RNA sequence: GACAGAAAAGGGCACGGUAGGGGCGACCCUACACACGCAAAGCCACGGGUCUCGUGGAGUCUGAGAGAGUAGCUCGAAGGACAAGAUGAGAUCGCCGGGUUCCCUGU
Numbered sequence: 001g002a003c004a005g006a007a008a009a010g011g012g013c014a015c016g017g018u019a020g021g022g023g024c025g026a027c028c029c030u031a032c033a034c035a036c037g038c039a040a041a042g043c044c045a046c047g048g049g050u051c052u053c054g055u056g057g058a059g060u061c062u063g064a065g066a067g068a069g070u071a072g073c074u075c076g077a078a079g080g081a082c083a084a085g086a087u088g089a090g091a092u093c094g095c096c097g098g099g100u101u102c103c104c105u106g107u
Base pairs, nucleotide, nucleotide: 002107003106004105005104012038013037017032018031019030020029021028022027036094042100043099044098046097047096048095049092050091051090052089053088054087055086059082060081061080062079065075066074067073
């Protein structure tokens, strides 16, 4: 320096929970321990994914009423509900990839 992680040592991190705080939200911060798990679960939102908030919106439903060939069908104003794709700003590195740094052990 490269590769690997079976066992070991000393440590580290922390899904979720509880308490407090921040954010519209995704989510974030701090504390606790009998906490899922992790060898990069250190760091960087660079690519993809997922999620949030906004813009906007194909379309769907509803619907006063109208039509005819009237158990039903067709058309359908305003208003309302839902909403694909698109787009802006965010969140997540414990979703994957990439970049970068590092402990121990083995070869």
c-di-GMP-I riboswitch aptamer from a Fimbriimonadaceae bacterium, 107 nucleotides, folded computationally. Rfam family: c-di-GMP-I riboswitch aptamer. Rfam links the family to the GO term cyclic-di-GMP binding. The organism belongs to Fimbriimonadaceae, within Bacteria. It was read from a public genome assembly, where an Rfam model found it. Of the family's consensus pairs, 95% are formed in the model.